This is a predicted structure of a 377-nucleotide RNA (Bacterial RNase P class A) from an uncultured Bacteroidota bacterium.
It matches the Rfam family "Bacterial RNase P class A". Clan: RNaseP clan. About the family: Ribonuclease P (RNase P) is a ubiquitous endoribonuclease, found in archaea, bacteria and eukarya as well as chloroplasts and mitochondria. Rfam links the family to the GO terms dimeric ribonuclease P complex, tRNA processing and ribonuclease P activity.

RNA sequence: CUACAAAACCGGGUUAUUGCCAGCAAGCAAUUGCGGGAGGAAAGUCCGGACAGCACAGAGCAGCGCACUACCUAACGGGUAGGGGCCGGGCAACCGGCAACAGAGAGUGCCACAGAAAAUAACCGCCUCAUAAAAAAGGUAAGGGUGAAAAUGUAGUGUAAGAGACUACGGCGCCGGUGGGUAACUACAGGUGGGGGUAAACCUUGCGCGCUGAAAUGCCGAAUAAGCAGAUGCCUGAGGGUGGCUCGCCCGAUGUCUGUGGGUUGGCAGCUAGAGGUGCCGCGCGAGUGGUAUCCCAGAUAAAUAAUAACCGUCAUCCGCCUUCGCUAAAGCUACGACGGGUGAAACAGGAUCCGGCUUACAGGUUUUGUAGUUUU
Numbered sequence: 001c002u003a004c005a006a007a008a009c010c011g012g013g014u015u016a017u018u019g020c021c022a023g024c025a026a027g028c029a030a031u032u033g034c035g036g037g038a039g040g041a042a043a044g045u046c047c048g049g050a051c052a053g054c055a056c057a058g059a060g061c062a063g064c065g066c067a068c069u070a071c072c073u074a075a076c077g078g079g080u081a082g083g084g085g086c087c088g089g090g091c092a093a094c095c096g097g098c099a100a101c102a103g104a105g106a107g108u109g110c111c112a113c114a115g116a117a118a119a120u121a122a123c124c125g126c127c128u129c130a131u132a133a134a135a136a137a138g139g140u141a142a143g144g145g146u147g148a149a150a151a152u153g154u155a156g157u158g159u160a161a162g163a164g165a166c167u168a169c170g171g172c173g174c175c176g177g178u179g180g181g182u183a184a185c186u187a188c189a190g191g192u193g194g195g196g197g198u199a200a201a202c203c204u205u206g207c208g209c210g211c212u213g214a215a216a217u218g219c220c221g222a223a224u225a226a227g228c229a230g231a232u233g234c235c236u237g238a239g240g241g242u243g244g245c246u247c248g249c250c251c252g253a254u255g256u257c258u259g260u261g262g263g264u265u266g267g268c269a270g271c272u273a274g275a276g277g278u279g280c281c282g283c284g285c286g287a288g289u290g291g292u293a294u295c296c297c298a299g300a301u302a303a304a305u306a307a308u309a310a311c312c313g314u315c316a317u318c319c320g321c322c323u324u325c326g327c328u329a330a331a332g333c334u335a336c337g338a339c340g341g342g343u344g345a346a347a348c349a350g351g352a353u354c355c356g357g358c359u360u361a362c363a364g365g366u367u368u369u370g371u372a373g374u375u376u377u
Stems, first nucleotide, its partner, number of pairs: 001373010012312007020037002023034004039348001043359002046357005051213004058247004063209005068082005083101001085098005102204002107202002109198003123144002125140004152170006172193004177188004217269004227260006239251004276295008314345007322337001326333002
């Protein structure tokens, strides 16, 4: 310098004219003036809440969610930092990345094919018989083969041949001790033990879980047939509520349920001043947080936020020019960079109660990190 990958950020602005919408002010009204008018994802509707209504009496079972430690947050299945594990680069130190990270000593299941055998192991081989050479029988699991994985590794002693059978040094798990750390864990020495993997297999353990959703909900106005039919009940309780079921609890009578029919298709609130934005200072490794100053940045209701022109910015490309690493014997050429001019381009995509996350889409550009390659020194 190039390419690829990952992460973060940006992804337009100003002026003028005309048009649209709501807010404020003036006006009897028409209208006039002022300032304002979509996103980083507004998408998905996957989580968590604020808010509103109902319930608030719980218990059990089923169901669902989470799962290393600490911290942040209103909360989260989110985020930050750290620990253990795995992967890539590197001699190492170290750098970067990944994840569904409680439990395999509660139990059940599964590990195809190959292989003797995937845990009740013996195909070849080795040893004994064993001799001239064998069969059969017995011993073995160190060597070979199969496989993703084959009874903890290496070396030695020992043995008929071997084997943790024994020894030394390791490795893994568990137990307690000392030191470090808030903790997860970690270092050291000691004791003890040996089939392994798999729980987005069943399962076990721990913690947690009211429902509905702005078409919620509340108010005003208006209108109609407190209609008709059937069933059932009136405190010895019909029916309803309590996330599902059971028990329990609560409400409950000119009632309740089912079916059918009629009236209201109007308006106001909810509706945007907030777990708010921005600047500065402090605390914190960080996510964040405290103080202070300042600002008000859509609120539509069939659903507004647009069009034109110019300029600026960004990107691509072409031309000119200045400087210059460098090349050349010289003339001269010329990377990067600065300046000027021309031409062209702009992705994914638009609110509707609001906020915090997650996931997905995205032309182009900037920054950081990693990997590979090339060139110069």
It was read from a public genome assembly, where an Rfam model found it.